[in-house]
RNA sequence: UGGAGAGUUUGAUCCUGGCUCAGGAUUAACGCUGGCAGUGUGUAUAAUACAUGCAAGUCGAGCGCCCCGCACUUUGUUUUCGAUUAGACAGCAGGCAGCAAAGAGCAGACAGCAGAGAGGAUCUGUUAUCUGUGUCUUGUUAUCUGCAUCUGUAUCGAAGGUAGUGUGCGGGGAGCGGCAAACGGGUGAGUAACACGUUGGAAUCUGCCCCGAACUCAGGGAUAGCCCACCGAAAGGUGGAUUAAUACCGGAUGGUCCCGUAAGGGUAAAGCUUUUGCGGUUUGGGAGGAGCCUGCGUAGUAUCAGCUUGUUGGUGAGGUAAUGGCUCACCAAGGCUAUGACGCUUAGCUGGUCUGAGAGGAUGACCAGUCACAAUGGGACUGAGACACGGCCCAUACUCCUACGGGAGGCAGCAGUAGAGAAUCUUUCGCAAUGGGGGAAACCCUGACGGAGCAACACUGCGUGACCGAUGAAGGCCUUCGGGUUGUAAAGGUCUUUUCUGAGGGAAUAAUUCUGAAGGUACCUUAGGAAUAAGCACCGGCUAAUUCCGUGCCAGCAGCCGCGGUAAUACGGAAGGUGCAAGCGUUAUCCGGAAUCAUUGGGCGUAAAGCGUCCGUAGGUGGUAAUUUAAGUCGGAUGUUAAAUCCAGGGGCUCAACUCCUGGCUCGUAUCUGAUACUGGAUUACUAGAGUCUUGUAGAGGCACGUGGAAUUCUGUGUGUAGGGGUAAAAUCCGUAGAUACACAGAGGAACACCAAAAGCGAAGGCAGCGUGCUGGGCAAGUACUGACACUGAGGGACGAAAGCGUGGGUAGCGAACGGGAUUAGAUACCCCGGUAGUCCACGCCGUAAACGAUGGAUACUAGGUGUUGGCUCAUCGACCGAGUCAGUGCCGACGCAAACGCAUUAAGUAUCCCGCCUGGGGAGUACGGUCGCAAGAUUAAAACUCAAAGGAAUAGACGGGGACCCACACAAGCGGUGGAGCAUGUGGUUUAAUUCGAUGAUAAGCGAGGAACCUUACCAAGACUUGACAUCUCGGGAAUUCUGAAGAAAUUCGGAAGUGCCGUAAGGAACCCGAUGACAGGUGCUGCAUGGUUGUCGUCAGCUCGUGCCUUGAGGUGUACGGUUAAGUCCGCAAACGAGCGCAACCCUUGUCCUUAGUUGCAUUUUUCUAAGGAGACUGCCCUGACUUAGUUAGGGAGGAAGGUAAGGAUGACGUCAAAUCAGCAUGGCCCUUAUGUCUUGGGCGACACACGUGCUACAAUGGCCGGUACAACGGGUAGCCAAGCGGUAACGCGGAGCCAAUCCCUAAAAACCGGUCUCAGUUCGGAUUGAGGGCUGAAACUCGCCCUCAUGAAGUUGGAAUCGCUAGUAAACGCGCAUCAGCCACGGCGCGUUGAAUAUGUUCCUGGGUCUUGUACUCACCGCCCGUCACAUCCUGAAAGAUGGGGGUGCCCAAAGGUCCCUGCUAAGCAGGGGACUAAGGUAAAACCAUUGAUUGGGAUGAAGUCGUAACAAGGUAUCCGUAGGAGAACCUGCGGAUGGAACACCUCCUUU
Repeated sequence: UGGAGAGUUUGAUCCUGGCUCAGGAUUAACGCUGGCAGUGUGUAUAAUACAUGCAAGUCGAGCGCCCCGCACUUUGUUUUCGAUUAGACAGCAGGCAGCAAAGAGCAGACAGCAGAGAGGAUCUGUUAUCUGUGUCUUGUUAUCUGCAUCUGUAUCGAAGGUAGUGUGCGGGGAGCGGCAAACGGGUGAGUAACACGUUGGAAUCUGCCCCGAACUCAGGGAUAGCCCACCGAAAGGUGGAUUAAUACCGGAUGGUCCCGUAAGGGUAAAGCUUUUGCGGUUUGGGAGGAGCCUGCGUAGUAUCAGCUUGUUGGUGAGGUAAUGGCUCACCAAGGCUAUGACGCUUAGCUGGUCUGAGAGGAUGACCAGUCACAAUGGGACUGAGACACGGCCCAUACUCCUACGGGAGGCAGCAGUAGAGAAUCUUUCGCAAUGGGGGAAACCCUGACGGAGCAACACUGCGUGACCGAUGAAGGCCUUCGGGUUGUAAAGGUCUUUUCUGAGGGAAUAAUUCUGAAGGUACCUUAGGAAUAAGCACCGGCUAAUUCCGUGCCAGCAGCCGCGGUAAUACGGAAGGUGCAAGCGUUAUCCGGAAUCAUUGGGCGUAAAGCGUCCGUAGGUGGUAAUUUAAGUCGGAUGUUAAAUCCAGGGGCUCAACUCCUGGCUCGUAUCUGAUACUGGAUUACUAGAGUCUUGUAGAGGCACGUGGAAUUCUGUGUGUAGGGGUAAAAUCCGUAGAUACACAGAGGAACACCAAAAGCGAAGGCAGCGUGCUGGGCAAGUACUGACACUGAGGGACGAAAGCGUGGGUAGCGAACGGGAUUAGAUACCCCGGUAGUCCACGCCGUAAACGAUGGAUACUAGGUGUUGGCUCAUCGACCGAGUCAGUGCCGACGCAAACGCAUUAAGUAUCCCGCCUGGGGAGUACGGUCGCAAGAUUAAAACUCAAAGGAAUAGACGGGGACCCACACAAGCGGUGGAGCAUGUGGUUUAAUUCGAUGAUAAGCGAGGAACCUUACCAAGACUUGACAUCUCGGGAAUUCUGAAGAAAUUCGGAAGUGCCGUAAGGAACCCGAUGACAGGUGCUGCAUGGUUGUCGUCAGCUCGUGCCUUGAGGUGUACGGUUAAGUCCGCAAACGAGCGCAACCCUUGUCCUUAGUUGCAUUUUUCUAAGGAGACUGCCCUGACUUAGUUAGGGAGGAAGGUAAGGAUGACGUCAAAUCAGCAUGGCCCUUAUGUCUUGGGCGACACACGUGCUACAAUGGCCGGUACAACGGGUAGCCAAGCGGUAACGCGGAGCCAAUCCCUAAAAACCGGUCUCAGUUCGGAUUGAGGGCUGAAACUCGCCCUCAUGAAGUUGGAAUCGCUAGUAAACGCGCAUCAGCCACGGCGCGUUGAAUAUGUUCCUGGGUCUUGUACUCACCGCCCGUCACAUCCUGAAAGAUGGGGGUGCCCAAAGGUCCCUGCUAAGCAGGGGACUAAGGUAAAACCAUUGAUUGGGAUGAAGUCGUAACAAGGUAUCCGUAGGAGAACCUGCGGAUGGAACACCUCCUUU
C1' cells in the first nucleotide's frame, strides 16, 4: 500500500511554451440496437400558468338542535270484519301461567386492567365477555275466582291505515365547544448573513408527556344553530324571537404563586360519568422543543477606498418570553476600514459526492441535518408555538363567475395539463406494515408512507447454448491465378434446460387477539423443446486492428497532427480484423494527466518575467550569553465531533448490486494537565553586525559666482580680382553694388582640442577650460564610545537623459517643420543650398528611453592568474623593485551551474531573508472607468474574436548590392564578328478548313528534321471500310500467282482469262489468298508531375562520402580544418584522428620522333616518302640558382633530346541539382476511343505574311573586282553507283561508253596563293537582290512548291546605335575539298578534311561563373526567398455616438390601504363605536447616479483565392537597425534630438591568452 505517458513549432536538434489525446465520473441528452431479473434514480429549463380529483381532520364520554330508522307508550281520527244481551270500565284481594327488566348470588373459562412483590414465580382485587345454574325480589300481561261500583242501546272486541306526543337505541346533518391544523409533504426564488458548520454562553418561554404538592365552592347573563321577516343574480348579509355547554363573565377561597423591605395587596378552576376513570386550576421540577448572545471557519471583484446619524456609547423610559438602539427622549462624538470597511456580481449552507498517490480541485441530485419561501408586496389576529403552502385583512398583477351592482382563486403537496426545453414518469392500489392527528375506546383521517406501473437513466447479476465435427463444402472477399481467408465457423451427430412456455402447489413480511395492498407475487415441483434472445464503434499516427472497389481538392472526413487535385490502409461501400457487449458510440460538464498558479512542487541575462534609481512607513525576517514565562511547538486525559456515508471483520437476500450488526475512521474544537530544545514575550549582560569619534586621503560628485584662450559667424577698415561654394556628377546659392582669399580691429553666443585612459566620482539619470566660496558621499589607519540601534520594504516620498509644454530672456553654430536644387518610373526620402521652432539661461511642469550588465537589495561561503585606480603595513638608511592587506574597476580561467550561448569571489555557483514581476501568440500595453497632467500624454488595465503555434539557443545548407584566398577567353590586352542592308533558315505572333506535334533564359529558336512536290504526314476537306492496313486462335473455301475489261478523282466495286505447285501413312498438313464468327487488333489519343531507358546543364568544376575512434544532451562535428603547394581533396608538414571508397591523375585512341616487320598500290628502288602491325621514348630523371621549415614542394635557367614539366587533341562526366527534356524513336502502368480518336484514297496544308527575335550566307570593295597564265593538299565516296576519253551545246546538260565492288578506275578542277594585264574611289567593271524571257535535269507529277544554265534587269548596301559573341597557336582569321540524308532538292545547314597563317596576355581592381574558409540571416519551395502598411471587396468581433428602451437600488416631496399603537368623545363591565395624530406597503412625482440592450453614423481589430500602390524589415536588405519623444507624409515610413548594440566590414588604440 502509493505516483506511467503520447502527438504537434524545425531541413534536422535541444529547450521554453501552449493546444490536443489516452483514465475516472454524471439527476444527463442524442444516434443505432435491444432478452431477463434485482436494487436505486427520474422538470437541472419557466419560484411560468394551471382544468379535474384527492393531500387535515377528529371528538356525541363537553353542548343544544334538526332529520331518518327501529322498539315501546299514549292521543285524535278513520276503514273493514266479528261478537253480543247483558255488558262494561275501573278498583281491591287471591290463585295459576307466561314475558320482561335489573339487581344480588354460586361455579367455571380466557383475557385485560390495577395493585403487591427487587425481578421472576406467584398472589389479591376488579372489569368486560362467554358458558352453566336457576334461588330470591320487582314489574307487567293474559286468564280464573271473589268483593265493590257503573250503564241502559248501543256496546264491546279484533285487524289495518293515517296524523301526532313521549321515552330509549342506532345512523346522518349543520352549529357551539375542545384538540390538531406551526407536524408531515414541496421548492431553492431570496440570502455573503450568526444563514450554515463548529465551540462555548446567559437574560428566557414551553401545549400535549413524566414526577411532586394543593385545589376543583356557590352563582350569573348571553350567543351560534333552529325559526320568522327582509336584502342580494350569487357569494353572502341584516333585523327579530328563542336555547345549551368543558363557550363567556364576575364573586369566594388559597399557597412553596406575583408585587412589595415590611405591613399589606393581587391573582384560579369545568365538568362528563357513576365504575374505576377521563378531565379542569395553581405551583415546583424533568424530558424534549424553541428564542437569544458569542470565538473561529465559510465566494469573486480595488476598473468598488473611504463608509456610517439610531450611526457608536451613556442615562432614563417604553417594549419583549428574554438581553440589547429593539424603540423613544436627552447627553457625548463616536464606530468600521488596506488583516479589505462600503458597494457590485454570484450563491441556500452542511454531513457528504466526484476526482486525485497525496496536498488539493470541482460540486452540494437522491438520503440526512439546518435555513428560507408559498402568485408579488405589506400587516397583524388566534395560539404553548405562526406573522401561518391547502387561515385572515389590505394593495398589485393575472385568471374565472356575474343579472355589471358585485364576487371567487392561488399544485414550489400527490397524480395530471399547457408552455418552455436537448430532456425527466401513472389523473394507479392500500392504510396490511412504519409513523402522525383526534378520541376513553371502537374507530376515523393520512397522495406521509408501504407497494405496483412507465423509462437500459444508473449499478449489479444471468442468458443468447455445450461437446464432437475437414470433403477444410457452397457462397462472399482477395489473389503473384499457385492459392489464401471467412473457418470448426456452418451443415451433421450427441447432450443440457439457466431463460422461455404450459400445469400444480404456495409463503415470510403480524414478536401479541384481529387485520395482507403488494399477490396467486417470490419460491417449490413437474412437462416440453436449442428452443424465445447481438449489437455498436473503430482499423493513417497517438491507439488494439488492412485489403479491394467507387470518387478525383469534388463528395466528404477530422479529438490533435492532418487526409482528398486518377493507383486514398484517412472520404463512401464491401470483405476481413480489433475493442466493448444488452449495450455501443457521440455531445455536454467536472477532476486527472497539467510540476500549465508549483505549500508538497516552477521561474525572471538572451525564451513571458527585476519597478529607471534611491529614501523610508506598515509588515516580514533578524547576532552572542543567561534567567524567567509557556503564546507558538510536542505529549497525556476528558467532553464533543448526529445518523447515514467511507474502511475492516462478520451476517441476510442462490451470488452480486443492495442491506443488517460490530469495530474503526470522523485530521477539527473546548477544557484540564505535563515537557521546554527551537521560535515568541519579559528581564539582565556582551561586542564580531550597525553607528559615533580622531587623523589622513583621491576624485569631470553637487550648487553659486567670477574668469580664459582657440574656433565658427557677423560688422567695420584695408589689400585684391573673378570667381567662390557644393557634389559621385551637378544645380539651386554667394559674387563686378567687389565675393572667396589675406591682414587688422570690434561684437556676440555656444562649446571647452591636447591632457584622456581599460581611468575617476555619483543611488541612478549623469558629470570635463581655469579660479573662489558653500556642500554631500566614499576609502584607509587608529583608539575610545553606544550596545542589535540591523536587512528588506506593500502603500508613500524624492531624484530622474532627450524630446515636449508654460512665462520671460537669449540666439554664434547646428537644425524637426518649411522653401528651393538634384536623383528617380515616382522621391512627400537618402545628397546639396537656405531655414523657423528648438538647442542656451531663469523659474515652473512633464516622468518617459534598448532609463541595459536587457542580471532587485542585503549577508556569508566556494581554486587561481594577470592588468589598473586610491590608501596602509612590512622590508630598505632611503627612492625604485619586492611581499602583504583593505576598497574599487577590467580580462582569462578551475569546481559548480546553464537549453545552449555563456557566467564563474563584481556569479547566472552554494545558502538564508525581504520586495517586485511572469504564466501560449495575436487582439493590446489597446478599449472603458479611475488617478495625475496646461497639453502632449503618463499610470492602472480588460474582454469579445482569432491561430496551433509564437519563441530562445545552437546545427547543416543556401543566399548577401559581407570579407579573405584561388581559378576560368571571366575581365583586361588583341584579332575577327553579330546588332544596320539583301537573301536563306528556325521561332514567336497573326492568318487559315488546316497552317500537325514537340523544344522556350543560360541548358529552345540552320533544334527533333543527317533531305515536307505525292509518299513521308501525325493536320484539313471530301469520298470509302468495320475482326479491320497489321498479329494469334477457330471454321469453311481456294494453291499461290500472273494477265486483262468496265465504272470512279482514287480507294473501291463488278467481271473475264491463265495457272493447279510442295510434303503426305492419302485423312490431311506447311506457306499464301478469299470468306465467316468472336475473343481481339489498332490509336503519332492523354498523363515525361505514375515510369524505364536516353540526354542537356552546373562541369572535366574538384569535389562527394563511408568504417572505427574522439567531441557534443542533441542535430551534428572531426576526418575533409590550419601552413605551404598544385590543373586537381595533387602532394607534404602539423593537428583526435587512423584508414577506405566514388571522383582527379594514370591506364585507351589519334598526332608528333625512332626502331622492327611487311610491301597490294605507287614509273622505278625498299634506303627515304607512303601504307599498317608491333615496340621504344619523358620520369622534374640530371646540374645550377632563388623562396619557404627538417622533409619536400615550387619558380627560374641549363644539358641532353623529335618532344620538358599534363607534349597536343580526343574519348572518359563523382554524390547530386533543375518534378530540366522526351509517352511523337523505343518500351511501359493507368485512363480514354472501338461503323472511330482505328484504316484506306484524292486534293490541300506543314512553304501563308503587317510584324518581332535568333542563327547564318553574300556584301558594301583596291590587302579589291574582272581577264589570262602557273602551282601545291587531305579526309572521304562509288554497282538501282562513281562515271573517264571523245563528240554536240554559250551553258546547265546530252550522246557515248573505257575503267572500277577500288592505295589500281572514277568523283577530282583544289581554292586562296604566285605572275602578267585592266579598272582608279564611283553606288562603280563594287554588290548581287528582284523581275522578264528561254532552256536543262530528276521524278507518275515541278501550279501551289525543286534545283541548275543562258541572256536581260541591276534593289538595298559606302563597315552598321544601345548592346553583344568567339578565340591564347598550327589557335583566330581567310581559302577551298569531301561525306551523310537523298529520285531530285530548297545545303548558305550539319559533320569532317587539309592549305595559308597572325596579334596579344603588364595583370586580377572591376563584370560573369565557379571552388575553399569565415561572417550575418526573420531564407530551408532555400533571394525568382521572406515580408510591411495604406487602398478596394466580403464576413465576423468590438469601442465611440445625438439619442431610445428596459432594469435593480437609493434620496426628497405628495398621497396613504389594511394594521397595530397614542389621544379625545360616547356607551354599564369585558369591550365596542366615532373622530383625530404619528408610523407604514403599493402608487404618483422630481433630480441624480449605476447596470443592461439597442442606435443613423463612425474608429479599430481579425480572417479571406489569384486584387491595387509601393518595397519599410530580414544580408552592411542596398540611407545599419531599434527605443523614447516631436514634427511631417498616399502607404509602408521620413527627418530632428538623446540613447542602446540585440550592427556588418575595415583601420587604429588598449587589455587578455598562447608561443